Transfer RNA from Fusobacterium sp., 74 nucleotides, folded computationally. The source organism's lineage runs through Bacteria, Fusobacteriati, Fusobacteriota, Fusobacteriaceae and Fusobacterium. It matches the Rfam family "tRNA". Rfam classes the family as a transfer RNA. Its family is annotated with triplet codon-amino acid adaptor activity in the Gene Ontology. The sequence is in RNAcentral, with records from ENA.
RNA sequence: GAAGAUAUAGCUCAGUUCGGGAGAGCAUACACCUUGAAAGUGUAAGGUCAUUGGUUCGAAUCCAAUUAUCUUCU
Repeated sequence: GAAGAUAUAGCUCAGUUCGGGAGAGCAUACACCUUGAAAGUGUAAGGUCAUUGGUUCGAAUCCAAUUAUCUUCU
């Protein structure tokens, strides 16, 4: 220098093919349960979907550029 992959909640990830409601598990807080704690059950909180721009009535999803990490080639 060239090509490819990944980036979504504190952590691990789904959400595709086909653009329309942002979700799961663990963790956290509270309540119930218990003599107490753990385990269990219920509820809640937590997100500028890497950044910027574009297309569209509408973008996590499509397009372009950039950033970070990883891999391959030279």